[in-house]
RNA sequence: GGCGAGAUAGCUCAAUGGUAGAGCGACAGAAUCAUAAUCUGCUGGUUGCGGGUUCGAGUCCCUCUCUCGCCACCA
Numbered sequence: 001g002g003c004g005a006g007a008u009a010g011c012u013c014a015a016u017g018g019u020a021g022a023g024c025g026a027c028a029g030a031a032u033c034a035u036a037a038u039c040u041g042c043u044g045g046u047u048g049c050g051g052g053u054u055c056g057a058g059u060c061c062c063u064c065u066c067u068c069g070c071c072a073c074c075a
Base pairs, nucleotide, nucleotide: 001071002070003069004068005067006066007065010024011023012022013021018055025043027041028040029039030038048064050062051061052060
């Protein structure tokens, strides 16, 4: 340099173009002599940046940034 995959809650990941969710975690409570486990409630996001298409974009298109993989080149 070329190609491909990816970026969504604190973490791991979902989400036919039609209200952005789950598990774990944090917090509060129940229970216990107490702690952990368990149970209940609750907390959670400008979906990497910027544009475009659309009535409507996490999803489709373009530019850029970053991460991973493969290939090529130089030394």